The RNA shown here (transfer RNA) has 72 nucleotides and comes from a Candidatus Woesearchaeota archaeon. Its Rfam family is "tRNA". Rfam links the family to the GO term triplet codon-amino acid adaptor activity. It is annotated as a transfer RNA. From the family's description: Transfer RNA (tRNA) molecules are approximately 80 nucleotides in length. It was read from a public genome assembly.
Order: sequence, then structure tokens, then C1' cells
RNA sequence: GGGCCGGUAGCUCAGUAGUAGAGCGCUGCUCUCGCACAGCAGAGGCCGCGGGUUCAAUUCCCGCCCGGUCCA
Repeated sequence: GGGCCGGUAGCUCAGUAGUAGAGCGCUGCUCUCGCACAGCAGAGGCCGCGGGUUCAAUUCCCGCCCGGUCCA
């Protein structure tokens, strides 16, 4: 330098056009003498950045940045 894969919640990951979800974690409540477990409720992300297409983009297209992997 080039090919491919990836970047979405604190962490690990779904979501492949129509106002974004799960598990774990966190907070509160219930339960307990107390803790843990369990149950219920809640907070938390404008989807790596900038453009384009579209009535509408996390999703499609282009450029750039970062990480992984392969080739040189």
C1' cells in the first nucleotide's frame, strides 16, 4: 500500500429502510434478623466521523478514522 471482517447501552452482542433491543452490570422497591438468590420497576445509547440517495437511513452508496485478519 491492497483485500476481507468489525465499530450500536458500562461490558458482550442482536437489529440489513419506517421514531433501537437482549444478557450481564448499575439504581430503587419487595422478600430476609442481615447478606445473597429470586421477583418487580427504572436509569443508561440521537448507532465511529463527514457527505450522498430516499418521503424516511443503525440499515443502501462514497470518503475518512480506529481495531482485527490475510497478502505484498